A computed fold for a 156-nucleotide RNA from a Syntrophomonadaceae bacterium, annotated as glmS glucosamine-6-phosphate activated ribozyme aptamer. The model forms 89% of the base pairs in the Rfam consensus. The organism belongs to Syntrophomonadaceae, within Bacteria. It matches the Rfam family "glmS glucosamine-6-phosphate activated ribozyme aptamer". By type it is a riboswitch. Gene Ontology terms of the family: catalytic activity and regulation of gene expression. Rfam's curators write: This entry contains a glucosamine-6-phosphate activated ribozyme that is found in the mRNA for GlmS. GlmS is an enzyme that uses fructose-6-phosphate and glutamine to generate glucosamine-6-phosphate.
RNA sequence: AUGAAAUCCUUAGCGCCUGGGCCAGUUUGAUAACUGGUUGACGAGGAAGGGGUUAAUCGAAGGAUUCGGCGGAUGCCCCUCGGUGUGCCACCACCGUAAGGAUACCCUCAAAAGCGGAGAGCAAUUUCCGUCACAAAGGGGUAUUCAGUGGCAGCC
Numbered sequence: 001a002u003g004a005a006a007u008c009c010u011u012a013g014c015g016c017c018u019g020g021g022c023c024a025g026u027u028u029g030a031u032a033a034c035u036g037g038u039u040g041a042c043g044a045g046g047a048a049g050g051g052g053u054u055a056a057u058c059g060a061a062g063g064a065u066u067c068g069g070c071g072g073a074u075g076c077c078c079c080u081c082g083g084u085g086u087g088c089c090a091c092c093a094c095c096g097u098a099a100g101g102a103u104a105c106c107c108u109c110a111a112a113a114g115c116g117g118a119g120a121g122c123a124a125u126u127u128c129c130g131u132c133a134c135a136a137a138g139g140g141g142u143a144u145u146c147a148g149u150g151g152c153a154g155c156c
Stems, first nucleotide, its partner, number of pairs: 014071004019067001020039008042059003048080006081096005087152005100146009114131007
């Protein structure tokens, strides 16, 4: 350096559960209580650094427990750094390395669900495989258009 095997990690729309729902067992004449378990959001997108803050983006499904709550978080605000605004600097505006805004058009993108199957559990429920679709925000491309103030330097 290359190859092989094993182990761990694979990092937040994420994790958790004292409420609620559901299941099993026990007790009870019964309501119910207790114990144990189970459920408790489907993906897409999102990170320059520091601090602060908390109901932090987008759709899918369903027709509602995806109820309710807690914590966290790539959101937002401020500062610094960086980018665009025809070389440099300051302010200002907008952004974050694919780094300014607007409009139009083109391209691109999901999982759950459904269908079929295998496994675990007494059950509620859960794990996995195959197959088949369907978003929006966003991202990329093209065209058009707009992009302030002051100072300095350079050129004519």